[in-house]
RNA sequence: GCCCGGGUAGCUCAACGGUAGAGCGGCGCAUUCGUAAUGCGCAGGUUGCGGGUUCGAAUCCCACCCCGGGCUCCA
Repeated sequence: GCCCGGGUAGCUCAACGGUAGAGCGGCGCAUUCGUAAUGCGCAGGUUGCGGGUUCGAAUCCCACCCCGGGCUCCA
């Protein structure tokens, strides 16, 4: 330098172009003599960054940044 995969909640990951979610974790309540477990509820997101297309973009297109893997040339 080229190619492929990935970047979404604190963590691990979902989400045919049409309301951004789950599990775990956190907080509250219930239950218990108490704890754990269990049940219910709540909070938590500028979807890596900047543009473009579209009535509408996490999703499609372009450039860039970061992580992982592979390939190759020169010196």
Transfer RNA from a Planctomycetota bacterium, 75 nucleotides, folded computationally. The source organism's lineage runs through Bacteria, Pseudomonadati and Planctomycetota. Its Rfam family is "tRNA". Its family is annotated with triplet codon-amino acid adaptor activity in the Gene Ontology. It is annotated as a transfer RNA.